[in-house]
Molecule: transfer RNA
Organism: Deltaproteobacteria bacterium
């Protein structure tokens, strides 16, 4: 250089056009002489950026910019 995957919540990930979720983890509450299990409840997301189709976009299309991975170049 080029192809190809990836990117959403602190973390690991789910989620192919109309509700943004799971599980770990955090925070308060009950429980315990107190810790751990356990039980309620609750915080936390520009869905990598910009732009475009669409009545509508995390999700399709382009550009870009992070990582991975393979080919290619390379004395």
């Nucleotide at each position: 250089a080029g192809g190809c995957g990836c990117g959403u919540a602190g973390c690991u990930c789910a989620g192919u056009g109309g509700g943004a979720g799971a599980g770990c983890g955090c925070u308060u509450c009950c429980c315990u002489g107190a810790c751990a299990c356990g039980g309620a409840a609750g915080a936390g997301g520009u869905c990598g950026g910009c732009g475009g189709u669409u009545c509508g976009a995390a999700a399709c299309c382009g550009c870009c910019c992070g990582c991975g991975c393979c080919u290619a170049c390379c004395a």